[in-house]
RNA sequence: GCGGAUGUAGCUCAGUUGGAGGAGCAGUAGACCUUUAAUCUACGGGUCACAGGUUCGAUCCCUGUCAUCCGCA
Numbered sequence: 001g002c003g004g005a006u007g008u009a010g011c012u013c014a015g016u017u018g019g020a021g022g023a024g025c026a027g028u029a030g031a032c033c034u035u036u037a038a039u040c041u042a043c044g045g046g047u048c049a050c051a052g053g054u055u056c057g058a059u060c061c062c063u064g065u066c067a068u069c070c071g072c073a
Stems, first nucleotide, its partner, number of pairs: 001072007010025004019056001027043005049065005
């Protein structure tokens, strides 16, 4: 330099042939317990990497950029 994959909650990951986002763990609070742990319940947490485009509507489609990884040279 060229090609490809990935980027979604603090972490690990789902998700949708476009109608608007979830789980587990973690965190906080409560219940239980002599206390801790475990268990149960509830709550909070997201500009869906960034920018533009298409569309009535984009996490999803298109283009570019960035980051990480893989391959080729």
This is a predicted structure of a 73-nucleotide RNA (transfer RNA) from Fibrobacter sp. NCBI's taxonomy places the organism under Bacteria, Pseudomonadati, Fibrobacterota, Fibrobacterales, Fibrobacter. Model confidence (mean pLDDT): 81 of 100. It matches the Rfam family "tRNA". It is annotated as a transfer RNA.